Model confidence (mean pLDDT): 79 of 100. Predicted 3D model of a 70-nucleotide RNA (Glycine riboswitch aptamer) from a bovine gut metagenome. The model forms 88% of the base pairs in the Rfam consensus.
RNA sequence: AUACGGGAGAGACCCGCGAAAGGCGGGAGCCGAAGGGGCAUGAAAAAACUCUCAGGCAAAAGAACCGGAU
Numbered sequence: 001a002u003a004c005g006g007g008a009g010a011g012a013c014c015c016g017c018g019a020a021a022g023g024c025g026g027g028a029g030c031c032g033a034a035g036g037g038g039c040a041u042g043a044a045a046a047a048a049c050u051c052u053c054a055g056g057c058a059a060a061a062g063a064a065c066c067g068g069a070u
Base pairs, nucleotide, nucleotide: 001070002069004067005066006065013027014026015025016024017023029057030056031055035053036051037050038049
């Protein structure tokens, strides 16, 4: 690196449009484990801490990370 197995948290939230959608617009909450920022130094690197921009809050999917295999 590749495929496979495991893999947490948090609303099937409310209003409007719509025949309907995992659709579009708006509202106030919540979560941290893709990614990103901070911590962070004379220079360089760096967390599972921190922020919540992004992402997410039924199931499915995704998922840091872990396992053995090639």
The same sequence occurs in records of 2 taxa.